[in-house]
Molecule: transfer RNA
Organism: Ulva sp. UNA00071828
RNA sequence: GCUUUAAAAGCUCAACUGGUGGAGCGUUUGAUUGAAAAUCAAAAGGUUGUAGGUUCAAGCCCUACUUAAAGCA
Repeated sequence: GCUUUAAAAGCUCAACUGGUGGAGCGUUUGAUUGAAAAUCAAAAGGUUGUAGGUUCAAGCCCUACUUAAAGCA
């Protein structure tokens, strides 16, 4: 230098051919307990890496860039 893949909640990951962004763990609150742990219930938490484009509608399609990994030279 070139090619491919990946980037989403604090962490690990879903999201079907483009049609309301969810789960587990964690956090907070409540229930429970003499008090804790465990368990149960609820809540908070997201500009879907950045900037544009296509579309009635984009996490998803297209372009450029950034970062990381792998491969080639």